This is a predicted structure of a 111-nucleotide RNA (SAM riboswitch aptamer (S box leader)) from Metabacillus indicus. The RNAcentral record of the sequence draws on Rfam and Ribocentre. Rfam family: SAM riboswitch aptamer (S box leader). From the family's description: The SAM riboswitch is found upstream of a number of genes which code for proteins involved in methionine or cysteine biosynthesis in Gram-positive bacteria.

RNA sequence: UUCUUAUUAAGAGAGGCAGAGGGACUGGCCCUGUGAUGCCUCGGCAGCGGACUCGCAAUCCUUGUGAGUGCUGUGCCAAUUCCAGCAAGCCAUGCGCUUGAAAAAUGAGAA
Numbered sequence: 001u002u003c004u005u006a007u008u009a010a011g012a013g014a015g016g017c018a019g020a021g022g023g024a025c026u027g028g029c030c031c032u033g034u035g036a037u038g039c040c041u042c043g044g045c046a047g048c049g050g051a052c053u054c055g056c057a058a059u060c061c062u063u064g065u066g067a068g069u070g071c072u073g074u075g076c077c078a079a080u081u082c083c084a085g086c087a088a089g090c091c092a093u094g095c096g097c098u099u100g101a102a103a104a105a106u107g108a109g110a111a
Stems, first nucleotide, its partner, number of pairs: 001111008013042005021031003025085004043077003047074004051069007081103001086100005091094001
């Protein structure tokens, strides 16, 4: 990088360096010298894999499943993935609502 699969309405920020952009893309809307993005330090969150504990399925091992612990590998800590983008449906016809897809992000597995 590509493929498969699961999830995405919850949750969680301070300080230092540096100095103008950032929120993937496009449109909107928004954040930003009261300091963005990035890097570092400390802190935090708890989604996925692992480990451990407890319960259940059938009894120990084992397997499956539910809950818990932040111990471990990752991930994350403005706004629902900020909203929409493509398609379908609904009536109240509003630049409305709902559903599905696409795209994106993250985990796990594979090439």

The organism belongs to Metabacillus, within Bacteria.